A computed fold for a 78-nucleotide RNA from a candidate division WOR-3 bacterium, annotated as c-di-GMP-I-GGC riboswitch aptamer. The coordinates come from a structure-prediction model, not an experiment, and the mean pLDDT is 76. Rfam family: c-di-GMP-I-GGC riboswitch aptamer. Clan: c-di-GMP_I riboswitch clan.

[in-house]
RNA sequence: UUUGAAAAAGGCAAAACCUGAGUAAUCAGGCGACGCAAAGUCGCGGGUCUAAAGAUAUAGACUGCCGGACUACCAAAG
Numbered sequence: 001u002u003u004g005a006a007a008a009a010g011g012c013a014a015a016a017c018c019u020g021a022g023u024a025a026u027c028a029g030g031c032g033a034c035g036c037a038a039a040g041u042c043g044c045g046g047g048u049c050u051a052a053a054g055a056u057a058u059a060g061a062c063u064g065c066c067g068g069a070c071u072a073c074c075a076a077a078g
Stems, first nucleotide, its partner, number of pairs: 001077004011036002017030005034064001040070003044067003047062004
């Protein structure tokens, strides 16, 4: 520097269920592992989603939808 076939130190934790917050999308904690080689960080670009009578998306939610930026463990090859 490239790669993630195999292995491995270590890591994260979907759904369901319980408690709490929120109008909602959804979030936090517990429990639990479907998966993840960046499922680490940043809503930066796209995309998706969000209640109230209607409209809008001012606003908000999702990074475990795609892309981008930054950083990093292990292993292999050079």